This is a predicted structure of a 114-nucleotide RNA (SAM riboswitch aptamer (S box leader)) from Pedobacter sp.
[in-house]
RNA sequence: GAUUUAUAAAGAAGUGGCGAGAGACAGGCUCUAUGACCCACUGGCAACCCUCCCUAAAUGGAGAAGGUGCCAAUUCCUGACCGAGAAGCAUGGUGCUUAUUGGAAAGAUAAGUU
Numbered sequence: 001g002a003u004u005u006a007u008a009a010a011g012a013a014g015u016g017g018c019g020a021g022a023g024a025c026a027g028g029c030u031c032u033a034u035g036a037c038c039c040a041c042u043g044g045c046a047a048c049c050c051u052c053c054c055u056a057a058a059u060g061g062a063g064a065a066g067g068u069g070c071c072a073a074u075u076c077c078u079g080a081c082c083g084a085g086a087a088g089c090a091u092g093g094u095g096c097u098u099a100u101u102g103g104a105a106a107g108a109u110a111a112g113u114u
Base pairs, nucleotide, nucleotide: 001114002113003112004111005110006109007108013042014041015040016039017038021031022030023029025079026078027077028076043071044070045069048067049066050063051062052061053060075106081103082102083101084100086098087097088096089095090094
């Protein structure tokens, strides 16, 4: 890098360093010299891996030493495509637009496979 499965309206910040962009991409919106993003340290959140209990097995319950992850905003919101109902416009069939909603897709993280 590819691929499989799972998860996401909850939760958790201080100090120091650096010094200009950052929030994946596009649009929006937001954060940012009152110093963002990023890096280091400390602290924390969570519980995927993990440990313990229960069990035939799972489900379930408890924990947090270790491996990751995370600590602005619902994955910040929307997003090719497929479906549902609603409103509006045009119409011979029917089509288009708008917002809502379900899925899919995309991205992220974990665990596995390659």
The coordinates come from a structure-prediction model, not an experiment, and the mean pLDDT is 82. It was read from a public genome assembly, where an Rfam model found it.